Molecule: transfer RNA
Organism: uncultured Eubacteriales bacterium
RNA sequence: GCGUCUGUAGCGCAACAGGAUAGAGCAACGCCCUUCUAAGGCGUAGGUUGUGGGUUCGACUCCCGCCAGACGCA
Numbered sequence: 001g002c003g004u005c006u007g008u009a010g011c012g013c014a015a016c017a018g019g020a021u022a023g024a025g026c027a028a029c030g031c032c033c034u035u036c037u038a039a040g041g042c043g044u045a046g047g048u049u050g051u052g053g054g055u056u057c058g059a060c061u062c063c064c065g066c067c068a069g070a071c072g073c074a
Base pairs, nucleotide, nucleotide: 001073002072003071004070005069006068007067010026011025013023019057028044029043030042031041032040050066051065052064053063054062
């Protein structure tokens, strides 16, 4: 330099051919339970979906540029 893949919550991941307000788990916080802790139960908060554009009535999803990472080729 070229090609393929990946980027969504603090962390590892979903979102099914583009369609309702992007979800659950762990972690965090609150409550219940317990003499206390752990375990268990209930709940709360947390996201400009890497970034900038485009297409569309509508984009996590499709197209283009850029950024970061992994792998392969040279």